[in-house]
Context: one part of a larger RNA
Molecule: large-subunit ribosomal RNA, domain IV
Organism: Fidelibacterota bacterium
């Protein structure tokens, strides 16, 4: 110096990203205890005061020698009741600085945010506002269920049966959850168009018997038509779903405009007009865990406040089950601010142990 631990004048958060770390509080008994509330709670609220020995009394209670009475005479009912014990108070006394005398054992309170909650998680940098979660809704699913695993056989699902089961998105509770179906899905729907394989199959192509026909060395060769079969092929029709089409559905996937003009101060526009959209964001909330500009403005708090609250709304770019908005309890959550406390500091000193140093 370092690491452990311990004390500190006078100040008491000036310290610091931030009260990190430390300190205080601390048990038991009484008193006393708001706002708010889902009436359960908040709450140990908050705040107070006792706390140790001796004597002396007083009693709850327990324990019961023993007596007395009944009778259905029994391991029996009832009253009494010494004796020992003894919670708990009362009065007076005693000693210290300090009596839950050591150890051990909430620091409280106001305000906001987020998430209801107890719960769960990144074994080994994240415990949280994430994840679960009761509770909502919307879908599928009639049972040899849907849906999953397996090539299958089979299995779960269930020895279950729509108050069952699976999927999805929400997240207690209280208010409540607009508008939009044009795009994507999905759902139903069958008239019209489109249309695979199949089936039909006009007609065509190849060859070919045979016929004609030129030429011939008379044995044939060329060449034209060319029937039936076979071969390559094929127009047109017949032809499911699905597409296209036509309704519904958004607690489905999402999406919810702009210009200009207008009142007797000004300023604003309840009011008009145009243009475009399937429809143009309602209610609430709003510089927010969302606000760029921005430390927005104005009020609280400080001497002095980018940070906090409470307003206003000019929402860059909130917004209603990718849920709006409020909420008692709840938190090793974020954030602000006071009170008590203190070496976090002003500003550093001193103790105790070890390390640091040299050898090995």
């Nucleotide at each position: 110096u370092c690491u452990a631990g311990g004390u500190u004048a006078a100040g008491g958060a000036a310290c610091u990203a931030g009260g990190c770390a430390a300190a205080u509080u601390g048990g038991c008994c009484c008193c006393g205890u708001a706002a708010c509330u889902u009436c359960g709670g908040g709450a140990g609220a908050a705040g107070g005061g006792g706390u140790g020995c001796c004597u002396u009394u007083u009693u709850a209670g327990g324990u019961g020698a023993g007596a007395u009475c009944a009778u259905u005479u029994a391991c029996u009912g009832a009253u009494c009741a010494a004796g020992c014990u003894a919670a708990a108070g009362a009065a007076g006394g005693c000693c210290g600085c300090a009596g839950u005398g050591a150890a051990a054992a909430g620091g409280c309170g106001c305000g906001a945010g987020c998430g209801a909650c107890u719960g769960u998680u990144u074994a080994u940098c994240a415990a949280a506002a994430a994840c679960a979660c009761a509770g909502g809704u919307c879908u599928c699913u009639g049972c040899u269920a849907a849906g999953u695993c397996g090539u299958a056989a089979g299995a779960c699902g269930a020895a279950a049966u729509a108050u069952a089961g699976g999927g999805a998105c929400u997240g207690a509770c209280a208010c409540c959850u607009g508008c939009c179906c044009g795009g994507u899905g999905c759902u139903g729907g069958a008239a019209g168009g489109u249309u695979a394989a199949a089936c039909u199959g006009a007609g065509a192509u190849g060859u070919c018997a045979a016929u004609c026909u030129a030429c011939u060395u008379c044995g044939g060769u060329g060449g034209a038509u060319g029937a039936a079969g076979c071969u390559u092929u094929g127009a047109g029709g017949u032809g499911a779903a699905g597409c296209c089409c036509c309704a519904g559905u958004a607690a489905a996937c999402g999406g919810c405009g702009g210009c200009c003009g207008u009142a007797a101060c000004u300023a604003u526009a309840a009011c008009g007009g145009u243009c475009c959209u399937a429809a143009g964001g309602u209610a609430g909330c709003g510089a927010a865990a969302u606000u760029c500009c921005u430390u927005g403005u104005c009020g609280g708090g400080u001497a002095a406040g980018u940070u906090c609250c409470g307003a206003c709304c000019u929402g860059c770019a909130c917004g209603a089950a990718u849920g709006g908005u409020g909420u008692a309890a709840c938190g090793a959550c974020u954030u602000g601010c006071g009170c008590a406390c203190u070496g976090u500091c002003u500003c550093a000193a001193c103790c105790u142990a070890g390390a640091g140093c040299u050898c090995a």